[in-house]
Notes: c-di-GMP-I riboswitch aptamer from Desulfoferrobacter suflitae, 91 nucleotides, folded computationally. The coordinates come from a structure-prediction model, not an experiment, and the mean pLDDT is 86. Taxonomically the source falls in Desulfoferrobacter (Bacteria, Pseudomonadati, Thermodesulfobacteriota, Syntrophobacteria). It matches the Rfam family "c-di-GMP-I riboswitch aptamer". From the family's description: GEMM was predicted in a large-scale screen for bacterial structured RNA regulatory elements. It was read from a public genome assembly, where an Rfam model found it.

RNA sequence: GCUUGAAAAGGGCAAACUACUCGAAAGGGUAGGACGCAAAGCCACUGGCCUAAGUCCCGUUUGCCGGGGAUAAGGUCGCAGGGUUGCCGGG
Numbered sequence: 001g002c003u004u005g006a007a008a009a010g011g012g013c014a015a016a017c018u019a020c021u022c023g024a025a026a027g028g029g030u031a032g033g034a035c036g037c038a039a040a041g042c043c044a045c046u047g048g049c050c051u052a053a054g055u056c057c058c059g060u061u062u063g064c065c066g067g068g069g070a071u072a073a074g075g076u077c078g079c080a081g082g083g084u085u086g087c088c089g090g091g
Stems, first nucleotide, its partner, number of pairs: 002091004012037002017032006035078001041084003045081003048076003054071005
């Protein structure tokens, strides 16, 4: 340097759920908590998925509110791919 995660050591992260909090929502943050994780470190770049405030359309109405549909500029890196950095052990 390449490859690999069987066993092991020292450690690391933290799903659901709960409380508080930010947000229109999806979801995020902090604390508790551990289902799991060898990149469950980092980056929304590609696809997927979630949401739909705003916008557009439909319908209704005197009009507003409310209703239906489409839409990411919002999210998810613990959905996959890609990029990038990295601990320990084996080959």